[in-house]
Molecule: TPP riboswitch aptamer (THI element)
Organism: Ancalomicrobiaceae bacterium
RNA sequence: GCCGUCUCAAGGGGGUGCCCUGACCGCGCCGCGGUCGGGCUGAGAGGCGCCCGACGCCAACUCCUCGAACCUGAUCCGGGUCAUGCCGGCGGAGGGAUUGGGAUGUCGCAGACG
Numbered sequence: 001g002c003c004g005u006c007u008c009a010a011g012g013g014g015g016u017g018c019c020c021u022g023a024c025c026g027c028g029c030c031g032c033g034g035u036c037g038g039g040c041u042g043a044g045a046g047g048c049g050c051c052c053g054a055c056g057c058c059a060a061c062u063c064c065u066c067g068a069a070c071c072u073g074a075u076c077c078g079g080g081u082c083a084u085g086c087c088g089g090c091g092g093a094g095g096g097a098u099u100g101g102g103a104u105g106u107c108g109c110a111g112a113c114g
Stems, first nucleotide, its partner, number of pairs: 001107001003105008011064004017040004022036006046058004070095003076089004
């Protein structure tokens, strides 16, 4: 000094789904909507505001080119479930957000001494 691993700081990216009608309320019709509660998967499905759109802010989580965090394809395909990106495919497809410090290890280079 390159590279690998770990860690810290500041900055940036991202997602917030599905079900029970169980209780209450409202509508005006035997359904729909809202609030609360409960359940499933997951790292994460939370709070507030609201024009009720994950739209804005905040929190947690996670990812930052060695990039499957996340998006498009997708009102996709197969399986499974009460239901859902729940699982697999798609995917050697396309996109996708950074710098610095510290520690440590291999290797290389330079210098000094023997």